[in-house]
RNA sequence: GCCUCAGUAGCUCAGUGGCAGAGCAAUUGCUUCGUAAGCAAUGGGUCGCAGGUUCAAAUCCUGCCUGAGGCU
Numbered sequence: 001g002c003c004u005c006a007g008u009a010g011c012u013c014a015g016u017g018g019c020a021g022a023g024c025a026a027u028u029g030c031u032u033c034g035u036a037a038g039c040a041a042u043g044g045g046u047c048g049c050a051g052g053u054u055c056a057a058a059u060c061c062u063g064c065c066u067g068a069g070g071c072u
Stems, first nucleotide, its partner, number of pairs: 001071007010024004018055001026042005048064005
């Protein structure tokens, strides 16, 4: 230098055009003498960045950034 893959909640990931989700974690409540466990509820997101296509983009296209792997 070139190719491939990945980047979404604090963490691990799903979602491949039409409402952004799950598990764990956090907070609050119930329960307990208390803690843990259990049950219920709540909060938390510029979907890596910029542009383009589209009525509509996390999703499609282009460039860039970061990480992993490969080729030379």
Model confidence (mean pLDDT): 81 of 100. Transfer RNA from Nanoarchaeota archaeon SCGC AAA011-D5, 72 nucleotides, folded computationally. The organism belongs to Nanobdellota, within Archaea. It matches the Rfam family "tRNA". By type it is a transfer RNA.